Background: Model confidence (mean pLDDT): 76 of 100. This is a predicted complex of two RNAs, RNase P RNA and transfer RNA, with 500 nucleotides together. It holds a member of the Rfam family "Bacterial RNase P class A". Rfam describes the family as follows. Ribonuclease P (RNase P) is a ubiquitous endoribonuclease, found in archaea, bacteria and eukarya as well as chloroplasts and mitochondria.
RNA sequence: GGUGUGGGCCGUCUGAUCGCGGCGCUGGCGGCGUAAGCCGUCCGCGCCGAGGAAAGUCCGGGCACUACAGGGCAGGGUGCCAGCUAACGGCUGGGCGCGUAAGGCGACGGCAAGUGCAACAGAAAGCAGACCGCCUGAAUGCCGACCGCCCGCGAAACGUUCGGGCCGGUUCGACCGGCUCGACAGACUGGGCGAAAACGGCAGCCAGGUAAGGGUGAAACGGUGCGGUAAGAGCGCACCAGUGCCUGUGGAAACACGGGCAGCUAGGUAAACCCCACCCGGUGCAAGGUCCGAUAGGGAGAAAGAGCCUGCCCGGCUCGCUACAAUCUCCGGGUUGACCGCUCGAGGCGCGUGGUGACGCGCGUCCCAGACAGAUGAUCAGACCCCGCGAGGGGACAGAACCCGGCUUACAAGCCCACCCGCUC
RNA sequence: GCCAAUGUAGCUCAGCGGUAGAGCAGCCGAUUCGUAAUCGGCAGGUCGUCAGUUCAAAUCUGACCAUUGGCUCCA
Numbered sequence: 001g002g003u004g005u006g007g008g009c010c011g012u013c014u015g016a017u018c019g020c021g022g023c024g025c026u027g028g029c030g031g032c033g034u035a036a037g038c039c040g041u042c043c044g045c046g047c048c049g050a051g052g053a054a055a056g057u058c059c060g061g062g063c064a065c066u067a068c069a070g071g072g073c074a075g076g077g078u079g080c081c082a083g084c085u086a087a088c089g090g091c092u093g094g095g096c097g098c099g100u101a102a103g104g105c106g107a108c109g110g111c112a113a114g115u116g117c118a119a120c121a122g123a124a125a126g127c128a129g130a131c132c133g134c135c136u137g138a139a140u141g142c143c144g145a146c147c148g149c150c151c152g153c154g155a156a157a158c159g160u161u162c163g164g165g166c167c168g169g170u171u172c173g174a175c176c177g178g179c180u181c182g183a184c185a186g187a188c189u190g191g192g193c194g195a196a197a198a199c200g201g202c203a204g205c206c207a208g209g210u211a212a213g214g215g216u217g218a219a220a221c222g223g224u225g226c227g228g229u230a231a232g233a234g235c236g237c238a239c240c241a242g243u244g245c246c247u248g249u250g251g252a253a254a255c256a257c258g259g260g261c262a263g264c265u266a267g268g269u270a271a272a273c274c275c276c277a278c279c280c281g282g283u284g285c286a287a288g289g290u291c292c293g294a295u296a297g298g299g300a301g302a303a304a305g306a307g308c309c310u311g312c313c314c315g316g317c318u319c320g321c322u323a324c325a326a327u328c329u330c331c332g333g334g335u336u337g338a339c340c341g342c343u344c345g346a347g348g349c350g351c352g353u354g355g356u357g358a359c360g361c362g363c364g365u366c367c368c369a370g371a372c373a374g375a376u377g378a379u380c381a382g383a384c385c386c387c388g389c390g391a392g393g394g395g396a397c398a399g400a401a402c403c404c405g406g407c408u409u410a411c412a413a414g415c416c417c418a419c420c421c422g423c424u425c
Numbered sequence: 426g427c428c429a430a431u432g433u434a435g436c437u438c439a440g441c442g443g444u445a446g447a448g449c450a451g452c453c454g455a456u457u458c459g460u461a462a463u464c465g466g467c468a469g470g471u472c473g474u475c476a477g478u479u480c481a482a483a484u485c486u487g488a489c490c491a492u493u494g495g496c497u498c499c500a
């Protein structure tokens, strides 16, 4: 330099004019009151007036009512270890897994408790399985060799019989010798047929063994080698990987590193039922309370019980128990008012201090919306940024509604900090 | 404001781990002189969106989006 990772801040600004909500103060006018004073209204002045997410309403708490919230069941939630906190599914630190790393992500207890599920493909899918392959056995068939018979070819070497021819020994013949032709026989070789006890091989079939190999699948019951075997196989052994049990060291723990034993190899799925541990009562400010006004405390029904706590049971509370009432449900009626709750709070900022940190403690300082159809705005001028050649246009996401701590989601532009590297110089 | 429910074909709905279905509507054909009815066939789906769990997600889980419903007070 390139590439990448993580965190924090900010969330347009300034001035002028007009306007809006709240609080306080002064004054004027009106009303009430003996007075102090109170109420209403108007004018003026001062102070305050949306967010980091006010959003989604996903968690947790405060607060209010219900019985200061009981026991059990059902239901829901959380799920490595420890800590922080009012609490949490949040946060911090650590462990483990994945990543070269910075760092990020992880619903991260249990499938070696039980039950269930796995389409299609495949022989077989859950204490697996025999389709091909490999091996063994039984019977059958065929072949080979062995045995017997027959046929064909056939003379290089040895032997020999018969017939013919030629030459020589002789003048001829007989006889003898040599050469040659044919026939017999024939080592060897080819073919055919037959027979059958045992042997060898092959074929299909049957019975079994085998998970090494092939092929299917998301997934096929550790890996490599040697031995072993009929062929094979943790069947045996060595090494490697994993798991369980026992145990040593470090650590608070999760866990890490080691030793021994067991051939144990146990598949996946719990965001399947479930098991284990821990947590959770219900309803939500339209909670709830006070006051004023209006109307019909009118009608029907429920059952000796009714209602509530509470979804169910136990238990408890209130009212009622022979018919007026009370309670509940439905119909009908009235109102669409005012006030409280309501904003000073697990509050903000600064300093110190304990802690690795989340956070805690102490001191100082500040007051920072409180509306109820709901104010927080509009115009002008300037600055900044973005778009456009320019004239000019525009200012991200979005707006409190009882409050707070988180998470998640949306978000233009800008600023700052820390760090990594398999790359290049 | 608070609390619930629901998103699957054009419409109304089923399916709740294993190749997405039904009725109506649409298109084509048959039947008829023709239409309707009837019969046969066909087409039509990012299962609201995005992630995760799983071999596999319409289905289970989370986040987000959209729609719908209920809840005032008095006697």
Stems, first nucleotide, its partner, number of pairs: 001423001002421001004419006012383007020049006027042006051397001055408002058406005063284004070314004075280005080094005095108001096106003109275002114273002116269002131214002133210005140203005147194006161183009222240006241265002243262008288340004298331005305319005333499002347366008384395004426496007435449004443480001451467005473489005